[in-house]
RNA sequence: UCCCGAUAAAGGCAAACCAUCCGAAAGGAUGGGACGCAAAGCUCCAGACCCGAAAGGGUGGCUGAGCUACCGAA
Numbered sequence: 001u002c003c004c005g006a007u008a009a010a011g012g013c014a015a016a017c018c019a020u021c022c023g024a025a026a027g028g029a030u031g032g033g034a035c036g037c038a039a040a041g042c043u044c045c046a047g048a049c050c051c052g053a054a055a056g057g058g059u060g061g062c063u064g065a066g067c068u069a070c071c072g073a074a
Base pairs, nucleotide, nucleotide: 004072005071012037013036017032018031019030020029021028022027035061041067042066043065045064046063047062048059049058050057051056
């Protein structure tokens, strides 16, 4: 350094739900709140799912893939 992920250490994020706002909707933002997460950090590239008459949009906390990152036992 890479792989890996502990009854380690320091921390981090924040589901459902509630309030307000945005959106046609799915859903998103802010605040509260914690179900959980070793990438639950970022990217719609592929698949999947959701919304939409369609065009398109959304979900990265659906799976894969890519990039980056704290710590250091086995």